This is a predicted structure of an 85-nucleotide RNA (c-di-GMP-I riboswitch aptamer) from Alkalibacillus aidingensis. Its Rfam family is "c-di-GMP-I riboswitch aptamer". Rfam describes the family as follows. GEMM was predicted in a large-scale screen for bacterial structured RNA regulatory elements. Gene Ontology term of the family: cyclic-di-GMP binding. The sequence was found by an Rfam model in a public genome assembly.
RNA sequence: UCUCGAAAAUGGCAAACUUAUCGAAAGGUAAGGACGCAAAGCCAAGUACCUAACGCAUUUAUGCUAUGGACGACUGGUUACCGAA
Numbered sequence: 001u002c003u004c005g006a007a008a009a010u011g012g013c014a015a016a017c018u019u020a021u022c023g024a025a026a027g028g029u030a031a032g033g034a035c036g037c038a039a040a041g042c043c044a045a046g047u048a049c050c051u052a053a054c055g056c057a058u059u060u061a062u063g064c065u066a067u068g069g070a071c072g073a074c075u076g077g078u079u080a081c082c083g084a085a
Base pairs, nucleotide, nucleotide: 004083005082012037013036017032018031019030020029021028022027035072041078042077043076045075046074047073049069050068055064056063057062058061
């Protein structure tokens, strides 16, 4: 340095749920809260996924559509703490 990841140390993040708030929705943010996480740090770049306001279509209440989301689904990129085997 690379790989790897302890029944190690120091710290970190925070699912469900609740409240407030933003949003058409999906969902986000803040506080509380911990199911879990060695990148559960960052980037929507690829695939999968969620929503469908606008727009389009039609049988007029349905279908399609991301310019909206989501990285705690998988992959990729990038940065990083510790050091037993």